[in-house]
The RNA shown here (c-di-GMP-I riboswitch aptamer) has 75 nucleotides and comes from a Solirubrobacterales bacterium. The coordinates come from a structure-prediction model, not an experiment, and the mean pLDDT is 87. The organism belongs to Solirubrobacterales, within Bacteria.
RNA sequence: UCCCGAUAAGGGCACACCCGUCGCGAGGCGGGUUCGCAAAGCCAGGGGUCUCUCCGAGACGGCCCAGCUACCGGA
Numbered sequence: 001u002c003c004c005g006a007u008a009a010g011g012g013c014a015c016a017c018c019c020g021u022c023g024c025g026a027g028g029c030g031g032g033u034u035c036g037c038a039a040a041g042c043c044a045g046g047g048g049u050c051u052c053u054c055c056g057a058g059a060c061g062g063c064c065c066a067g068c069u070a071c072c073g074g075a
Stems, first nucleotide, its partner, number of pairs: 003074003012037002017032006035062001041068002045065003048060005
């Protein structure tokens, strides 16, 4: 460096829901919470789903694939 995610260690993120807030909306942000996650870190490149002021513009990366980066360990 590549591969793998057993066993540990330090941890991390946080579904649904509730409150506040932004948005026409999907949904986003902050707090609580914690179903889960070895990339549940980043990214809208491809597919897919969803929204709308609808033929165009948006949203979802915790739907799948791809790309980039990364802690620990090496069954």